A computed fold for a 71-nucleotide RNA from a Nanobdellota archaeon, annotated as transfer RNA.
Rfam family: tRNA. By type it is a transfer RNA. Gene Ontology term of the family: triplet codon-amino acid adaptor activity.
Taxonomically the source falls in Nanobdellota (Archaea, Nanobdellati).
RNA sequence: GCCUCUAUAGCUCAGCGGUAGAGCAUCUGCUUCGUAAGCAGGAGACGAGGGUUCAACUCCCUCUAGAGGCU
Repeated sequence: GCCUCUAUAGCUCAGCGGUAGAGCAUCUGCUUCGUAAGCAGGAGACGAGGGUUCAACUCCCUCUAGAGGCU
């Protein structure tokens, strides 16, 4: 220098154009003499900028960061 992949909640991951989800963690309540476990409920996220589209996490371009390969 070129190519490929990845970027979504605090963490690990789903989500192939039409409401953004799960597990763990966290908060509140119930239960207990108390703790843990259990049960119920809540809060919390699409790396940045542009484009296409009625509509974009999803498609296109650029950038940023990370991983891998070639030279």